[in-house]
Context: one part of a larger RNA
RNA sequence: UGGUGUCUGAAAGGAAGGAUCUCUUAGUACGAGAGGAACGGGGGUUCGAGGCCACUGGUCUACCGGUUAUCUGGUAAGGUAAGCCGGGCAGCUACGCCUUAAGGGAUAAGCGCUGAAAGCAUCUAAGCGCGAAACCCUCCUUGAAAAGAGACACGUGAAUGCCGCUAGAAGAGCGGGUUGAUAGAACCGGUGUGUAAGUGCGAAGCUUCGGCGACGUAUUCAGCAUGCGGUCACUAAUCAG
Numbered sequence: 001u002g003g004u005g006u007c008u009g010a011a012a013g014g015a016a017g018g019a020u021c022u023c024u025u026a027g028u029a030c031g032a033g034a035g036g037a038a039c040g041g042g043g044g045u046u047c048g049a050g051g052c053c054a055c056u057g058g059u060c061u062a063c064c065g066g067u068u069a070u071c072u073g074g075u076a077a078g079g080u081a082a083g084c085c086g087g088g089c090a091g092c093u094a095c096g097c098c099u100u101a102a103g104g105g106a107u108a109a110g111c112g113c114u115g116a117a118a119g120c121a122u123c124u125a126a127g128c129g130c131g132a133a134a135c136c137c138u139c140c141u142u143g144a145a146a147a148g149a150g151a152c153a154c155g156u157g158a159a160u161g162c163c164g165c166u167a168g169a170a171g172a173g174c175g176g177g178u179u180g181a182u183a184g185a186a187c188c189g190g191u192g193u194g195u196a197a198g199u200g201c202g203a204a205g206c207u208u209c210g211g212c213g214a215c216g217u218a219u220u221c222a223g224c225a226u227g228c229g230g231u232c233a234c235u236a237a238u239c240a241g
Base pairs, nucleotide, nucleotide: 003154004153005152006151007150011142012141013140014139017047018046019045020044021043022042023041024040030035048100049099050098051097052096056094057093058092059091063087064086065085066084067083068081069080070079071078072077089227103137104136105135110130111129112128113127162176163175164174165173182236183235184234186231187230188229189228190226191225192224193223198219199218200217201216202215205212206211
C1' cells in the first nucleotide's frame, strides 16, 4: 500500500541430482588372428532431494474384548495399577507409494575455416565455426517495501467480537455466520471389537436332598464405541450496534 481476485517478475535461494548394473547397438567398427569397443536407445539397483497414505507394515495413552490384584453391599456396572494380554478405524509414519526429463545460449582449455602483416606459411591481426557435470536460461521455491514502492478487472467497505479447522507456539491462514449444514446433539450409513445384560434350555460335579453349579447354547453379525460420510435448524454462530 482501502478491499477482493488474476497477473508481471527486479531480486534471492536450490545440487536436485549423483553413482552403478544389465539388454541393445554388436560379436558390429577395428584387427592376420587372439581379441574386441563407442555415439545413441531401453530397463533396473542404490544414495540423495521433494511429496503422499489407495496398498503393505508400524504405532494407535480415542475404542472393543479377555484376564490378575484390590476397592465400591452383589455375579450387574465401574475406579486404580497406560496392570498384563488379543485386536484395531482415523491421524502420524517407513519398511510402503509417486516424481526427480529433454534441451537452448554464450564460453574455458582445446580443435578448426578463411587470412594478411611477411608473394610462402600461419586458428588471429580484421572476420567466421565447434567445444565442459563449471556460467546464463529452461525446472522448483520465495518474491510489489522493486522508494522508479508495478499492471488489469470489480466497484465500497475492512477488521474485531461469534461458530469452527484443510491451519496453527502467539499472531497469522482458511471456512462459516440464519438468503446458514460452520461446530455440537440426534438419526442413518460406514468402521472397530466380537456375540452384552437379563431370561429360557442343557450341564461336569457338589449336596444337609431343599438346592447350588464352572461352562455351553438360544435370544444375538449382539452390546458397546466412533476424531469418518450423509441427513436434519433441535442448540450455538442472535439481536442491537
Model confidence (mean pLDDT): 81 of 100. The part of an RNA shown here (large-subunit ribosomal RNA, domain VI) has 241 nucleotides and comes from a Candidatus Woesearchaeota archaeon.